[in-house]
Molecule: transfer RNA
Organism: bacterium
């Protein structure tokens, strides 16, 4: 340098054109308990790596940068 893949909450990941976004783990209050763990039950928070573009409509489609990863002379 070329090729692949991957970037969505503190963190792990779901989505694969149409409401605006699942779960899981953390974490707050509450419940149980002599206190705690453990269970269970509410609560949080993300517009999706940055730019741009096509689209009535983009995290999902293209162009470019950028990080990580893997291959490859």
């Nucleotide at each position: 340098g070329c090729c692949c893949g991957a970037g969505u909450a503190g963190c792990c990941c779901a989505g694969c054109g149409g409401a605006a976004g699942a779960g899981g783990c953390a974490a707050a209050c509450g419940a149980c308990u002599u206190a705690a763990a453990a269970u269970c039950g509410u609560u949080c928070a993300a517009g999706c790596g940055c730019g741009g573009g096509u689209u009535c409509a983009a995290a999902u489609c293209c162009c470019g940068c950028c990080u990580c990863g893997g291959g490859u002379a």